[in-house]
Context: one part of a larger RNA
Order: sequence, then structure tokens, then C1' cells
RNA sequence: GCCGGCGAGUUACUGAUACCUAGCGAGGUUAAGCAGCAGCUGCUGCGGAGCCGUAGCGAAAGCGAGUCUGAAAUUGGGCGAUUUUAAGUUAGGUGUCGUAGACCCGAAACCGAGUGAUCUAACCAUGGCCAGGGUGAAACAGGUCUGAUCGCCUGUGGAGGCCCGAACCCACUUAUGUUGAAAAAUGAGGGGAUGAGCUGUGGUUAGGGGUGAAAGGCCAAUCAAACUCGGAGAUAGCUGGUUCUCCUCGAAAUAGCUUUAGGGCUAGCCUCAAAUGUUUACCUAUGGAGGUAGAGCACUGAAUGGACUAAGGGCCCCACCAGGUUACUGAACCCAAUCAAACUCCGAAUGCCAUAGGUUAAUAGUUUGGGAGUCAGACUGCGGGGGAUAAGCUUCGUAGUCAAAAGGGAAACAGCCCAGACCAGCAGCUAAGGUCCCCAAGUGCAAGCUAAGUGUGAAAGGAAGUAGAAUUACCUAGACAGCCAGGAUGUUGGCUCAGAGGCAGCCAUCAUUUAAAAAGUGCGUAACAGCUUACUGGUCAAGUGAUUCUGCACCGAAAAUGUACGGGGCUAAAGUUUGCCACCGAAGCUCUGGAUCCAGAAUUUAUUCUGGGUGGUAGAGGAGCGUUCCUUUAUGGGAUGAAGGGUAACCGUAAGGAUGCCUGGACUAAAAGGAAGUGAGAAUGCCGGC
Repeated sequence: GCCGGCGAGUUACUGAUACCUAGCGAGGUUAAGCAGCAGCUGCUGCGGAGCCGUAGCGAAAGCGAGUCUGAAAUUGGGCGAUUUUAAGUUAGGUGUCGUAGACCCGAAACCGAGUGAUCUAACCAUGGCCAGGGUGAAACAGGUCUGAUCGCCUGUGGAGGCCCGAACCCACUUAUGUUGAAAAAUGAGGGGAUGAGCUGUGGUUAGGGGUGAAAGGCCAAUCAAACUCGGAGAUAGCUGGUUCUCCUCGAAAUAGCUUUAGGGCUAGCCUCAAAUGUUUACCUAUGGAGGUAGAGCACUGAAUGGACUAAGGGCCCCACCAGGUUACUGAACCCAAUCAAACUCCGAAUGCCAUAGGUUAAUAGUUUGGGAGUCAGACUGCGGGGGAUAAGCUUCGUAGUCAAAAGGGAAACAGCCCAGACCAGCAGCUAAGGUCCCCAAGUGCAAGCUAAGUGUGAAAGGAAGUAGAAUUACCUAGACAGCCAGGAUGUUGGCUCAGAGGCAGCCAUCAUUUAAAAAGUGCGUAACAGCUUACUGGUCAAGUGAUUCUGCACCGAAAAUGUACGGGGCUAAAGUUUGCCACCGAAGCUCUGGAUCCAGAAUUUAUUCUGGGUGGUAGAGGAGCGUUCCUUUAUGGGAUGAAGGGUAACCGUAAGGAUGCCUGGACUAAAAGGAAGUGAGAAUGCCGGC
């Protein structure tokens, strides 16, 4: 891991409550016990103690259709009675709750009583062990020195938590080992090795206790409190698991409170029963409340420019009082133009409330009672707050979808678009989205645009891209561009300057000749010169400039394996804009047949007809299948082969049920009831097999 077996809402209580069924009914009912019968746990009879109901009110005494409050009460108020509306009780069943382990498995822990010092820690008693080598303390002797000590030398001597190093003890490094040879070792090195040394045997200390040269170490491979049994099925607002089928309906992820926030309680939303019966929903009309969007500046504030003016500052004047002046600052008022969630002179659309009428009729709404689940929500559009007008961010409101929804589209893609799957069909029509090929359906029609593969990823900004529109200027009396020619004179204008001659700078910018020509547009010179422009004529010949708006394109455009339409590929399109027709396309709609639920009708009363419904998690309700045992039919079946096992093309809407053959070798089906150790795929489930 697979297969097989086992494995989780049970039981008790003359418990509580609701519903269903049955008995009796203003009553209902017996308990213990006794008696009789019956092989057993039962049946029948007796037993009225007790319990519930028939009356309430009051804390109570108590009173009583009333009572309490009150000194009292004919004021009142509370709780009752009265009125056509008056029903309980006993038993069984089911749902739920309570008390019990209370659906099952699961702690770490806590407490009690015991068992352990054969491991290990420390101690006690009594024994044992330490090759060999080195060093050479004290002391002593002799010698020497001295007046004498002190000292020095030689020898003897043999001290030491002394040195080197086996046994022995330890465990510092490294390699191997890591399903090991070994639940801590092996190899090679390392440390101690007469000492606080090592070790044998016997003994002592015990669990909040011991022992500890102290590491929370060790106390039998277990230690921040050993092990065994018990309290014990501790508790677990936590995790996991919880076993057959079909049918009807179908949520929530919110509010308030909570030592509360991943738990609860009440409400909200679901379901079932009963009652009520349109009260509900939608549309229209009418009447309301309100201060949002917008707008505005009348208030409260913010805020720009101007005008005007008090006040202040500077300067002048000034003994004081005063005065003058000011490119300074500047309240208020005025003009113009603005801003606001906590501003409003104004002010919608929606939504909300009420009334009336209408439409549709759905498991509508409401009330009472039984049972729940839900309290982590997610994204998208719209209206906001927080954040950075960031986030697949966060938090509200509102609508939708998902959650609990399959199908078609979006390449793939819970939350987007279309659309809500009862079953069957090799029938039809459509939605979103599509119709060149992959790939079902147009290489459709008409008219444009785009040249960028834009389409098929992006901004500010940039640009004689291209198409369209508008306004305006010039133009056959010849425009625009090109080419040919002219572009002069007073004058080198004045000033300045070394110079300033159109062209460093300042001032002025006239006049003449002209077809036209600036007191000079740009180069250029030291200054001139030179080139050029404006301006004019000729040539040519028909459009040429300026501005604004719009459509589609262009640049802006850098990322890590190799590519930003799904791909192929596409250019009067297979891109894009507008219009039109056809077709494809879903579990939508229709058609044919069938099933089931609800309502209504009919009758032949278990059937038919009509209308509507039948996605579904948590969850509520309903109807069934199967397993084991018991009762009855009852001596039904079975060696002419039971149960069990294998197999097969049968039946049923499902759980399931028959039948044939093979196997098997002795029990067992059906019907009507009853009772449960009643259904397995999951619990890192338990046991067994492989």
C1' cells in the first nucleotide's frame, strides 16, 4: 500500500416540552402490594395512597369570582372571572431539551497508593590494583670557611595532588559508521597514570523526594519532577472521523451583548404544522417627509487681482503741539473672478411612507407553535471613507454572481457576459459570442478609413503621415515655387569711437529717382569691400499660403530560455467605422414520450383532465430499501441439494430484487407485525492476511 473483518447520536428517568395515534372525558389515572392463572421475565382481577385537571388573587395569614394594594373605600391600578368562543388526562410512538461519559477517537497535565540506587549520583564498611624509567626536597655524615654563626662542597638519603610511559581510568581531535557490527561503537592520534587515584563485594539515601567539585546533571536505553496501578470514559469553546436510497423546500457568513472576537445567547434569514385568506409583490395616479447629486456665495470659513481708505512703518521737519511725504505693510467697505465632508439664498433624479385603482398568483404575506443551520465570506459594477483618487489592499452602502450553479462564450480562467441542468430523443428556433483554416456557420452585400502587421500591450509630449470639415489671405489685371534681371540717390544719416561706411552700441528713421529698392533681413570686413534678403520687372503657367477642428495611423516603447492575435495566417482585409441580410451557436425556448410535486376540476374513490413547478451546500420535512433476532401463518422449502461463494445479455426511479448454470454440503425463504450491537471509503482509525 491493497484486500477482508471490526469501527461513532445510544440507554436510563411513573424527567421536561411539542406533535401524531389510541382509550376515557369535567374528569383522567393507578403506584407499591395482594390474589388467581400461566414453565420463566407475563396476563387478569383487587388495591384511590398519590398525581394532573375542574379558580383565582396575595410575600403570607387569608379571602374567594374575585383578590392584592389601602386605616377604609362606592375613585383607581395589577393579576383573574364573565361573554357564541369552556378540555383535560392516561398510555404508546416521534422530534428536541435536561441530568448522566451522552456521537466516537485524541492530550499535555493533576491527585492517591505503591515499586525501584543490580544503571547512575553521593556516602558507609571491608578488600584489591598501579610494568619500567627519570628527577633527587628535608634530614644525617664527612670536609671546608669563621672567633662563632651563616654559608659552601662531597656523600648518604628518598620527598612530591613532581616528570616520561604500559596496565588501568578518561573521552580532546579526526575519519568511518548513520535501515550501524553497535539505540553512542570502531580505527588513528590525545589526557591522567602515588592520587581530590582506580576498582571488587556488601550496605544507606526515593519522587516536590534523593543525590549533585552544579551540567537542571543523574535516580534501570525514561527526568524542569521516575515508573506501575487507580480516581478515569479527567477535561478539550480545538483537530479528525461519523456507514443505505429517493422525493419537497432551502439558508447564513448580519445586528446587539459577551475576559468577547475561529466560542456563545437573543434577533434576522430556512423548514414543518396549524390558523388567517390577498393582508403580499409589481404598475399607475395622488398626497407626503427629507437637504444628497448639482449649483451658489445670502451665512460660516478659505482664497486671487484691482480700486479706495482707517491704522502702522520709513524719510523730511520738529522744544512741545502739529505738519509734509512715501515704488512700504494694510483691516473694513466696493468691483471682478473662485473653493468647502463637518458652509447653504437654492435644489433634483431615484429611493422611502401613505391612500386609491389595476395587473399577475407564487409552496405570496402575517400570526402561533416544533426543528434548525448561520455569526471567517469572495469578486464585479455603482456611491463613498482609509491608503498614494497604490494593491487580487482595507472598511461601509447598494445591485449582481460565486459560495450552494452545471451548460454556452471570454484560448486556458469560483466571483465577468449569456443562461438557471426532473428523465429520454441521430427533431426545430435562438442568447452571449461568432461565420478564411484549425472549428459549427458569409473568403456576404453597400460605403469609407488604416500601410502602422496598427489591428495583436502604455502616458505626458513631439511631427509638412494620411482622410475629412470650417474660417481666412493671394490669384489669368498671372498668384506660389524655380529661373533671368534690377535692388539706386542725398549718405560714410547724427552721436559715439582708434575706426563705426545699412549690419558693436545710442538717437532718429526723413527725403529723392523710380517698375521697385529698408536711415536696411542674414552672412562677411580692422573699417570699407563682397554675397544675400525684403521689394520690383520678365519668363512660366494654375492654383498657392495661414489658422482651427475631427477620424485613423507614426515616434515616445529597455529584461532576463525564444514570440504581448489561442495558432496558422490575414492588407479595396480574415484590420477598422457605419448600415443591411443570411447562417452557426447552450443542459435557454419549442416539439414528442415518460416520472414526480402542488393547486383546481371531474367522476368510475383511485383514476382522469387542466394549470404551474421539479440546480442545490449547511439544514428542516416526507417516503422507502436492506441486515440480525423474536411472534404468527405453520410440519412452507431443502441431500432429486439449504445458507454462503462465482458468473450471466433479466426486473425496478434508487437503495435493491428474481432466475439459470457452476461451486458448496445443512440449513432456510415469503407475508403480516415487533425489537435493534441495523448499512463503511476515508478517523497519520483497530486487528488479520498478502
Source information
The part of an RNA shown here (large-subunit ribosomal RNA, domain II) has 690 nucleotides and comes from a Planctomycetota bacterium. Its mean pLDDT, the model's own confidence on a scale to 100, is 82. It matches the Rfam family "Bacterial large subunit ribosomal RNA". Gene Ontology terms of the family: structural constituent of ribosome and ribosome.